[in-house]
RNA sequence: ACUGCAAACCGGGUUAUCGCUUUUAUUAAAAAUAAUAAGGGAGGAAAGUCCGGCCAGCGAAGGGCGACACACCGGUUAAUUGCCGGUCCCGAUUUAAUAUCGGGAAGAAAGUGCCACAGAAAAUAACCGUCCCGCUCCUAUGGAUCGGGAUAAGGGUGAAAAUGUGAGGUAAAAGCUCACGUCAUUGGUAAGUAAUUAUGGAUGAGGGUAAACCUUGUGUGCUGUAAUGCCACGUAUAUUUCAGUUUGCUUGCAAGGCAAGCGGCCCGCUUGCUUCCCGAUUUAUCGGGAGCCGAAAUGGGUAGGCAGCUAGAUUGUUGCAGUAAUGCAACAGCAAGAUAAAUGAUAACUAUCCCGCUCCGAUAAUCGGAACGGGAAACAGAAUCCGGCUUAUAGGUUUGCAGUUUUU
Numbered sequence: 001a002c003u004g005c006a007a008a009c010c011g012g013g014u015u016a017u018c019g020c021u022u023u024u025a026u027u028a029a030a031a032a033u034a035a036u037a038a039g040g041g042a043g044g045a046a047a048g049u050c051c052g053g054c055c056a057g058c059g060a061a062g063g064g065c066g067a068c069a070c071a072c073c074g075g076u077u078a079a080u081u082g083c084c085g086g087u088c089c090c091g092a093u094u095u096a097a098u099a100u101c102g103g104g105a106a107g108a109a110a111g112u113g114c115c116a117c118a119g120a121a122a123a124u125a126a127c128c129g130u131c132c133c134g135c136u137c138c139u140a141u142g143g144a145u146c147g148g149g150a151u152a153a154g155g156g157u158g159a160a161a162a163u164g165u166g167a168g169g170u171a172a173a174a175g176c177u178c179a180c181g182u183c184a185u186u187g188g189u190a191a192g193u194a195a196u197u198a199u200g201g202a203u204g205a206g207g208g209u210a211a212a213c214c215u216u217g218u219g220u221g222c223u224g225u226a227a228u229g230c231c232a233c234g235u236a237u238a239u240u241u242c243a244g245u246u247u248g249c250u251u252g253c254a255a256g257g258c259a260a261g262c263g264g265c266c267c268g269c270u271u272g273c274u275u276c277c278c279g280a281u282u283u284a285u286c287g288g289g290a291g292c293c294g295a296a297a298u299g300g301g302u303a304g305g306c307a308g309c310u311a312g313a314u315u316g317u318u319g320c321a322g323u324a325a326u327g328c329a330a331c332a333g334c335a336a337g338a339u340a341a342a343u344g345a346u347a348a349c350u351a352u353c354c355c356g357c358u359c360c361g362a363u364a365a366u367c368g369g370a371a372c373g374g375g376a377a378a379c380a381g382a383a384u385c386c387g388g389c390u391u392a393u394a395g396g397u398u399u400g401c402a403g404u405u406u407u408u
Base pairs, nucleotide, nucleotide: 001404002403003402004401005400006399007398008397009396010395012350013349014348015347016346017345018344020041021040022039023038024037025036026035027034028033043379047390048389050388051387052386053385055224056223057222058221062267063266064265065264067220068219069218070217071216072086073085074084075083076082087105088104089103090102091101092100106215107214111213112212113209114208115207127155128154129151130150131149132148133147134146136144137143138142163181164180165179166178167177168176182205183204184203185202186201188199189198190197191196228307229306230305231304238298239297240296241295242294244292245291246255247254248253249252256274257273258272259271260270261269275290276289277288278287279286280285314333315332316331317330318329319328320327321326352376353375354374355373356372358370359369360368361367362366
C1' cells in the first nucleotide's frame, strides 16, 4: 500500500414555487368551514410479533395440584431468557505458553430407559489367544485333535470393551501387593463477596445421554389499545328451553339449598336469589301459573362521534461515582398523531461517492491534490407507548484482526 472478515457511524443539505396534513393566535360565520400570520410533519431498523413491561378491564381474591419458564457466581434495570464483569470446561490459532476468537455450564452417587451397525459380549463379558489336567494318535523329552478347568495381561470388532503407567508376584494372570497418576465424594488450612484457586488427608471406582422420562431449587393470574371508558341515535323491559325458589323460631334473624365469580381442576372465600297466587287430595302432600337470581339459544337495533393518542421508567450537554453495564446532580429542550390512512412534486446550487480525461506533486510498491465532463444513492414507510432480541441493507468513513506485495 492492497485484499478479505468483524464491529461502530453516516446513508444528504440549502433556497424558491406549488400541493397535502396538523398546532397556536386573530377575523368572519349559528355551526361545519374559510382567510391571514407564526411553528411542526417516517426509521436504524418504523420490519418480524420473538421476549419483557407501563397501562386498561375481569366486584375482592387465599391455599393445594396441574401447566409453563428459568438454572455457574456477582452486579445492573420498571422488568426480562436482555446487558456488564468474573470463574471453570471444550474447540480453533500458536513449537509450546500467553494473548485473541467461538461455544457451553443445576442434577447420572434417587430411580427408570436408551447407546444403531460391527463384534463372542455394550456390563451377570471367554471369539482368537495364554496356562494347567486327562484320553487317543504321531515323524516322540516334542507336536496334533477332542474334553474339562483357570485367565480381562496380549489380539480382533467398534465412537466407546471393565481407571492409566511401571515394578514385583503367578501355572498363566489380575489392585493381588507397592510407587506415581486420573476421576468422583467428603473434610482441614490459606486467598476471594461468591463461583472457584492452591495445598494436604480419608474413602471409593466402566463410560455417554436429561431440547429421554424424571429429580432438586427459584418463579409465574388471564386477555390485550379492535384493551377499555363516555356521549348521541335507534330498537323489543322480545321469544323459547333448562335448573333453583327450603326449614326453624324470638317476625326479621339463623341454618341450609341452588347458581355465579379474574384462567384448567379441587378446597376455602365473596356475591346474588331464597317471593306471591291458584287448584286437587284429605291434614301434609302433589300439581300448575306469575315474578326473581343464573345458564344456553333464536331474533331485533346500532356500526356515528369523542377520549385512550403522545410531557415520558423522556431528549441533549457538563460534572461526579463505578473496570463496565449503569446510577446521581445541575442546566437547557419538547421534536408526527393520521383514521382508509397526510408527511410530497419541480427547479437551481451544493456536500459525499463512482467513472472518464488533462495537469501537478511524491514514489519502493503505489498514492495524493486541482480543474472539466457524466452519473448515483441500498433495505425500506409510523398506527397506543417504552426497553431488548432477530432479520434486510448499494456505497462510504473509522477501528481491530488475518493474508499478500514491496522497501528499509
Bacterial RNase P class A from Ginsengibacter sp., 408 nucleotides, folded computationally. The coordinates come from a structure-prediction model, not an experiment, and the mean pLDDT is 75. The sequence is in RNAcentral, with records from ENA. Of the family's consensus pairs, 96% are formed in the model. The source organism's lineage runs through Bacteria, Pseudomonadati, Chitinophagia, Chitinophagales and Ginsengibacter. It matches the Rfam family "Bacterial RNase P class A". Its family is annotated with ribonuclease P activity, dimeric ribonuclease P complex and tRNA processing in the Gene Ontology. By type it is a ribozyme.